[in-house]
Context: one part of a larger RNA
RNA sequence: CUGGGAAUUAAGGGCGCGUAGGCGGUAUGCCAUGUCAGGGGUGAAAGGCCUGGGCUCAACCCAGGAACUGCCUUUGAAACUGGCAAACUAGAGUCCGAUAGAGGAUGGCGGAAUUCCCAGUGGAGAGGUGAAAUUCGUAGAUAUUGGGAAGAACACCAGUGGCGAAGGCGGCCAUCUGGAUCGGCACUGACGCUGAGGCGCGAAAGCGUGGGGAGCAAACAGGAUUGAUCCCCUGGUAGUCCACGCCGUAAACGAUGUGUGCUAGACGUUGGGGGCCUUAGGCCCUGAGUGUCGCAGCUAACGUAUUAAGCACACCGCCUGGGGAGUACGGCCGCAAUGUUAAAACUC
Numbered sequence: 001c002u003g004g005g006a007a008u009u010a011a012g013g014g015c016g017c018g019u020a021g022g023c024g025g026u027a028u029g030c031c032a033u034g035u036c037a038g039g040g041g042u043g044a045a046a047g048g049c050c051u052g053g054g055c056u057c058a059a060c061c062c063a064g065g066a067a068c069u070g071c072c073u074u075u076g077a078a079a080c081u082g083g084c085a086a087a088c089u090a091g092a093g094u095c096c097g098a099u100a101g102a103g104g105a106u107g108g109c110g111g112a113a114u115u116c117c118c119a120g121u122g123g124a125g126a127g128g129u130g131a132a133a134u135u136c137g138u139a140g141a142u143a144u145u146g147g148g149a150a151g152a153a154c155a156c157c158a159g160u161g162g163c164g165a166a167g168g169c170g171g172c173c174a175u176c177u178g179g180a181u182c183g184g185c186a187c188u189g190a191c192g193c194u195g196a197g198g199c200g201c202g203a204a205a206g207c208g209u210g211g212g213g214a215g216c217a218a219a220c221a222g223g224a225u226u227g228a229u230c231c232c233c234u235g236g237u238a239g240u241c242c243a244c245g246c247c248g249u250a251a252a253c254g255a256u257g258u259g260u261g262c263u264a265g266a267c268g269u270u271g272g273g274g275g276c277c278u279u280a281g282g283c284c285c286u287g288a289g290u291g292u293c294g295c296a297g298c299u300a301a302c303g304u305a306u307u308a309a310g311c312a313c314a315c316c317g318c319c320u321g322g323g324g325a326g327u328a329c330g331g332c333c334g335c336a337a338u339g340u341u342a343a344a345a346c347u348c
Base pairs, nucleotide, nucleotide: 003320004319005318008301012316014201015200016199017198021194022193023192025088026087028085029084030083031082034080035077036076037075038074039073040072041071042070049065050064051063052062053061054060091191092188093187094186095184096183097182098181099180103177104176105175106174107173108172109171110154114150115149116148117147118146119145120144121143125136126135162169163168206246207245208244209243210242211241215240216239220235221234222233223232257315258314259313260312261311262310265293266292267291268290269289270288272286273285274284275283276282277281297304298303321348322347323346330341331340332339
């Protein structure tokens, strides 16, 4: 390279937007780029192959043929590909009418709990554990009542419920704002799909500057343990929170790239639309999500099975024995920590 692959064996990029490129719906006409057919030229000789011949055979040599799968030129064909022209509406989008939602951003408000402070009652323990101790407490703790302060998170509702491209999103209200779905079938008329580079978003931890700091809690200190740098306990600093700026990684998982079409069903559920019986409701149909089970098929098996891991197509990223190693060197990014790109020797 070809081939074969990627849920779990190596292998789907964390996710999106999108440039180049690749690919691209229906019908008509023209052209003739690819494509196909015929003719011509060329494709040196030698070698190789086939047939025959010459040295007694063979090696070797000679003759002829085929081949040289290619290129150029010419005459045609027009189904497909491509180009041009002018159309179409089934893809895609717009408009109108509705719908649901923890989608995002900003500001404000609320109650429960926790800790702390002040005051009252009260008077000896409290706390913690397997058992204890460190710890707190007669300078009045724990408990309880009233008042106040602060920060963080939002019980119940809550649901294989919803929304978002992913990360993720959950008290209430307001403002701004993104997307989706259904119905109408009014409009545009292929405007589409994918997407190397690129750009943006991207949990937690971490970093910078400035705030904030209730609870929790790496590090750390002490207690306990035969011993322990663990598990357990008492404390406790970064951090967790906010603003702005970095970092750019995760079992970033459905370990399953995106898009389109096709291929038995059954039962739930979420938010729509339509019809029938009628009416508190029930039944049926329909398109969009989200689940459980299950046929064919696929699969090494497990399993998957219209939300495919089935049958196909288009495009991208990726894999190629284990270790060395996601390392070294070099480049790029970063304040750093690191990240990214990414080997070889050697060894089994």
Annotation
This is a predicted structure of a 348-nucleotide part of an RNA (small-subunit ribosomal RNA, central domain) from an uncultured prokaryote. The full RNA is in RNAcentral, with records from ENA.